c-di-GMP-I riboswitch aptamer from Solimicrobium silvestre, 87 nucleotides, folded computationally. Taxonomically the source falls in Solimicrobium (Bacteria, Pseudomonadati, Betaproteobacteria, Burkholderiales). RNAcentral holds the sequence, with entries from Rfam.
RNA sequence: GUUCACUGAGGGCAAACUCGUUGAAAAGCGAGGACGCAAAGCCUCCGGCCUAAAGCGCGCAAGCGUUAUGGUAGCGGGGUUGCCAAG
Numbered sequence: 001g002u003u004c005a006c007u008g009a010g011g012g013c014a015a016a017c018u019c020g021u022u023g024a025a026a027a028g029c030g031a032g033g034a035c036g037c038a039a040a041g042c043c044u045c046c047g048g049c050c051u052a053a054a055g056c057g058c059g060c061a062a063g064c065g066u067u068a069u070g071g072u073a074g075c076g077g078g079g080u081u082g083c084c085a086a087g
Stems, first nucleotide, its partner, number of pairs: 006087001012037002017032006035074001041080003045077003048072003055066004
């Protein structure tokens, strides 16, 4: 000096919930708050899951069914970027 394992330091993000706000909803955003996370940084290409406004079908009606073009990156896969490593 390099690699691997364990372990540190400095830090980082922020679940549920509450308030406000956008949305038909799922959910997002902001503030508070921490369940957790070594990529819980970023990206919907693939799969899963959530929602169903519009559409389509049924119904006298109330409604029911179906369906992402919506959402989830903190459900996985994949792509891409990345801090430190004392002992």
The coordinates come from a structure-prediction model, not an experiment, and the mean pLDDT is 88.